Background
Large-subunit ribosomal RNA, domain IV from a termite gut metagenome, 327 nucleotides, folded computationally. RNAcentral holds the full RNA, with entries from SILVA. The prediction has a mean pLDDT of 88.
Context: one part of a larger RNA
RNA sequence: GCGUUGUUAAGGAACUCGGCAAAAUGACCCCGUAACUUAGGGAUAAGGGGAUCCAUCGCAAGGUGGACACAGAGAAGAGGCCCAAGCGACUGUUUAGCAAAAACACAGGUCUCUGCUAAACCGAAAGGUGAAGUAUAGGGGCUGACGCCUGCCCGGUGCUGGAAGGUCAAGAGGAGAGGUUAGACGCAAGUCGAAGCUUUGAAUUUAAGCCCCAGUAAACGGCGGCCGUAACUAUAACGGUCCUAAGGUAGCGAAAUUCCUUGUCAGGUAAGUUCUGACCCGCACGAAAGGCGUAACGAUUUGGGCACUGUCUCGACAACGCGCCCG
Numbered sequence: 001g002c003g004u005u006g007u008u009a010a011g012g013a014a015c016u017c018g019g020c021a022a023a024a025u026g027a028c029c030c031c032g033u034a035a036c037u038u039a040g041g042g043a044u045a046a047g048g049g050g051a052u053c054c055a056u057c058g059c060a061a062g063g064u065g066g067a068c069a070c071a072g073a074g075a076a077g078a079g080g081c082c083c084a085a086g087c088g089a090c091u092g093u094u095u096a097g098c099a100a101a102a103a104c105a106c107a108g109g110u111c112u113c114u115g116c117u118a119a120a121c122c123g124a125a126a127g128g129u130g131a132a133g134u135a136u137a138g139g140g141g142c143u144g145a146c147g148c149c150u151g152c153c154c155g156g157u158g159c160u161g162g163a164a165g166g167u168c169a170a171g172a173g174g175a176g177a178g179g180u181u182a183g184a185c186g187c188a189a190g191u192c193g194a195a196g197c198u199u200u201g202a203a204u205u206u207a208a209g210c211c212c213c214a215g216u217a218a219a220c221g222g223c224g225g226c227c228g229u230a231a232c233u234a235u236a237a238c239g240g241u242c243c244u245a246a247g248g249u250a251g252c253g254a255a256a257u258u259c260c261u262u263g264u265c266a267g268g269u270a271a272g273u274u275c276u277g278a279c280c281c282g283c284a285c286g287a288a289a290g291g292c293g294u295a296a297c298g299a300u301u302u303g304g305g306c307a308c309u310g311u312c313u314c315g316a317c318a319a320c321g322c323g324c325c326c327g
Stems, first nucleotide, its partner, number of pairs: 001322008010313002014311001019308001028050004036041001038145001052067006068072001080306007087298002092104002108143007120129003146293004151223003156220002158216005165211003171205002176200005183192003224242005251285001252282001263279005
């Protein structure tokens, strides 16, 4: 000097990103226990008190009297608590070896497919899973307890339905055209040329799809701009105009979302870029990629407080181990 353990005057979070770590609380009995609430909880809430031994009384719980110690749950083991907010309802699950969470799952909700040789999936196939199940079943998507709710848009994309018209493949069809040549004609060069073979091929016919017509958003998705206006000012219930498929409803809002921003006001502090309550000018919330609440729950995140402390002011000391020095 380092490590581990322990003690520490006065103060008590002044430490620090942050009470990290440590301290404190602690089993049992009695009293007592708030908001809120889904009436179960919250709750061991919080906050107080008790405890040994002897005698005696009592069935007992226990009562009464006495005794000793620094200390009676005599050692060890054994919740710290409260207030407020975010997120996720909850118990669960997860990155074996940097992440345990607000992520995943979940019961519940909803959409959709599937009538059984089911759909879906594995497999060249046989076969199998689904299921020795049968729509109160099975598969897929989204959402995620519960409460109150879930607005407008079907123009685009998707899906479903429709079938009149347009387009449209192979196939069917074979009008027509070309090649070849027995032969005919010709002095010749050559011209014409049946059948057969062969190359090609128009009309016509023809499914799905697409175009088209509808429906559908808890399908993918989307949910405006400018100008003016009230007898202070300001603002604009109101009006005009352009565009759109329709122009964001309820609720919430500087938010896990707010750039400007430490917005403004209020609270808390002596002092608060954090926190809480409001306001609304939402750069760029918003309704099952759900919206807003919500008791309980959480090794969750944030702010505050009580208790407590060597975290600190600011260090010190002790034991043990290591290092170092001397022998």